Predicted 3D model of a 539-nucleotide part of an RNA (small-subunit ribosomal RNA, 5' domain) from a Candidatus Omnitrophota bacterium. The prediction has a mean pLDDT of 87. The source organism's lineage runs through Bacteria, Pseudomonadati and Candidatus Omnitrophota. It was read from a public genome assembly.
[in-house]
Context: one part of a larger RNA
RNA sequence: GAGCGAACGCUGGCGGCGUGGAUAAGGCAUGCAAGUCGAGCGAUCUCCGCAAGGAGAUAGCGGCAAACGGGUGCGUAACGCGUAGGUAACCUACCCUGAAGCGUGGGAUAACCCGACGAAAGACGGGCUAAUACCACAUGUGCUCGCGGGGUCGCAUGAUCCCGCGAGGAAAGAUGGCCUCGACCGCAAGGUUGCUAUCACUUUAGGAGGGACCUGCGUCCCAUCAGCUAGUUGGUAGGGUCACGGCCUACCAAGGCAUUUGACGGGUAGCUAGCCUUAGAGGGCGGUUAGCCACACUGGGACUGAGACACUGCCCAGACUCCUACGGGAGGCUGCAGUCGAGAAUAUUUGGCAAUGGGCGAAAGCCUGACCAUGCGACGCCGCGUGCGGGAUGAAGGCCUUCGGGUCGUAAACCGCUGUUACGAGGAACGAAAACCUGCGCUGUGAACAAUGGCGCAGGCGUGACGGUACCUCGAGAGAAAGCCACGGCUAACUCCGUGCCAGCAGCCGCGGUAAUACGGAGGUGGCAAGCGUUGCUC
Numbered sequence: 001g002a003g004c005g006a007a008c009g010c011u012g013g014c015g016g017c018g019u020g021g022a023u024a025a026g027g028c029a030u031g032c033a034a035g036u037c038g039a040g041c042g043a044u045c046u047c048c049g050c051a052a053g054g055a056g057a058u059a060g061c062g063g064c065a066a067a068c069g070g071g072u073g074c075g076u077a078a079c080g081c082g083u084a085g086g087u088a089a090c091c092u093a094c095c096c097u098g099a100a101g102c103g104u105g106g107g108a109u110a111a112c113c114c115g116a117c118g119a120a121a122g123a124c125g126g127g128c129u130a131a132u133a134c135c136a137c138a139u140g141u142g143c144u145c146g147c148g149g150g151g152u153c154g155c156a157u158g159a160u161c162c163c164g165c166g167a168g169g170a171a172a173g174a175u176g177g178c179c180u181c182g183a184c185c186g187c188a189a190g191g192u193u194g195c196u197a198u199c200a201c202u203u204u205a206g207g208a209g210g211g212a213c214c215u216g217c218g219u220c221c222c223a224u225c226a227g228c229u230a231g232u233u234g235g236u237a238g239g240g241u242c243a244c245g246g247c248c249u250a251c252c253a254a255g256g257c258a259u260u261u262g263a264c265g266g267g268u269a270g271c272u273a274g275c276c277u278u279a280g281a282g283g284g285c286g287g288u289u290a291g292c293c294a295c296a297c298u299g300g301g302a303c304u305g306a307g308a309c310a311c312u313g314c315c316c317a318g319a320c321u322c323c324u325a326c327g328g329g330a331g332g333c334u335g336c337a338g339u340c341g342a343g344a345a346u347a348u349u350u351g352g353c354a355a356u357g358g359g360c361g362a363a364a365g366c367c368u369g370a371c372c373a374u375g376c377g378a379c380g381c382c383g384c385g386u387g388c389g390g391g392a393u394g395a396a397g398g399c400c401u402u403c404g405g406g407u408c409g410u411a412a413a414c415c416g417c418u419g420u421u422a423c424g425a426g427g428a429a430c431g432a433a434a435a436c437c438u439g440c441g442c443u444g445u446g447a448a449c450a451a452u453g454g455c456g457c458a459g460g461c462g463u464g465a466c467g468g469u470a471c472c473u474c475g476a477g478a479g480a481a482a483g484c485c486a487c488g489g490c491u492a493a494c495u496c497c498g499u500g501c502c503a504g505c506a507g508c509c510g511c512g513g514u515a516a517u518a519c520g521g522a523g524g525u526g527g528c529a530a531g532c533g534u535u536g537c538u539c
Stems, first nucleotide, its partner, number of pairs: 001539004006535005013384006019377002026340003030337003035064003040061002043058006071295003080219008090211003095207007103137004112127004117122001143168011173199006182193004220267003227257003232254008270292004274285004297318005320331004350373003356370001357368004387417004397408004421480001423475005431466001436460010483528005488509003494523005504511002
């Protein structure tokens, strides 16, 4: 000199954009932070209606989601991260593309009703019922496994393709439309079957995106840590896993790692893109944003699932807090706010789903403390303002004085002007076109001129938290807006008074003991400016 997630002192007008618990991964009151689907299912309730019928709601079963998003940095010196590769050792829900299918049956169970236990949390018995819940059978294009034969290829294990035989194993409907063909019921309307569209379902191949495992190289300090190791190192067999593997088990062998290329141990630490500094090399850092990892009261465990060993799921143990009828129960803010504590120190118990994004849904839509906004803090960066022009008898006053004067100083007064910001008034946004409905056109399916998928066009409906905000116009009026530090040298800026080695200053050198440009005050001056200094830390 530059920098900071800063703090402290004095001071403080406005705006934009950022940013804000770095300490106690300490404890937490309260509210909210993950639901959704009635176009999977039975049932119940409410409303309209005389009824037929229609509209709405949802406790339960069921599906998908809840493994994302959000937080923190405890642990971790590790294939954790970064980078470059490998998997002939692998998995993948939803999505896209291709192929094939979607047949026949069955038994339950919540809800509900009845009984009954408990203070509660909650649990039990009996009875009834549905499904896209569950089970059995069939079918098997493809798929898996076994056996046999053949082709191509490879870096070892091997990969891949074809043929034959055998074995194994799938599925679910819902909503809308139609009567072309067939059947049934009905006088008819229409209904069932059927056909059909969309969504869903099953098997399989490929893709995309996501994940898993393995390897080379890189990744802090201590040698006052020099030897470490028994699943340890390898083999065989088996188990386990999506998958290779001492990952695990039994047996066999006795190996494996390290000595400046540092094993083992100890300390410290999330890693990276990046950020700061610097001419560079280097050094320091890893807050915000993005990627990866780890964690979720502490420790352990599995369940469900495509995916978890699962922050607001489950079980066990522990500490802590709370309820209790003392028998027994409930809880987990390192989500957003907020509170106590510790600390030099770090914010609203705000608004909205309008936008972007996410979950569910056919859709309308619902949910979303993600997010978008808002409030607070000069915490930072940037911008703007605190006026402009004229004005000398150089007024008064302060300070200095060699008593002549000098200086503050065009500074003020005074005259003229302007109107940024703030203030008042009026107008007033962009961010919002989608979705949805209707019609038309092209196109796909289709028996169809029903219907419906895709694309396009037109019309309609009509959505803003911020916000009556930004912005624009008008009004009034210099009116409301300057401080802080320094002035001995380094270092830019000097005199007077007070004090008298006292009181004090100080980054270093050093000042102060009666003329102190160094202490304190004043006048003046210098520097920076809504800031200025100090402290801490980094280069």